Predicted 3D model of a 73-nucleotide RNA (transfer RNA) from a Caldilineales bacterium. The coordinates come from a structure-prediction model, not an experiment, and the mean pLDDT is 81. It matches the Rfam family "tRNA". Rfam classes the family as a transfer RNA. The RNAcentral record of the sequence draws on ENA.
[in-house]
């Protein structure tokens, strides 16, 4: 350089055109406990990598760029 895959919450990931964008772990608060942990309940946390395009409607489809991974000369 070329080809393929990935980029969504602090971390690991789901969601593949229309639902207020979700789960687990973590954080915080509460219940419980002699204190912790565990368990249970709740809360916060998101420009869905960036820009443009298509569409009535885009995290989702298309293009370019940026970043990461794998393969290959």
């Nucleotide at each position: 350089g070329c080809g393929c895959c990935c980029g969504u919450a602090g971390c690991u990931c789901a969601g593949g055109g229309g639902a207020u964008a979700g789960a687990g772990c973590g954080a915080c608060a509460g219940u419980u406990u002699g204190c912790g942990g565990a368990a249970c309940u709740g809360u916060a946390g998101g420009u869905c990598g960036c820009a443009g395009g298509u569409u009535c409607a885009a995290a989702u489809c298309c293009u370019g760029c940026c970043g990461g991974g794998c393969g290959u000369g």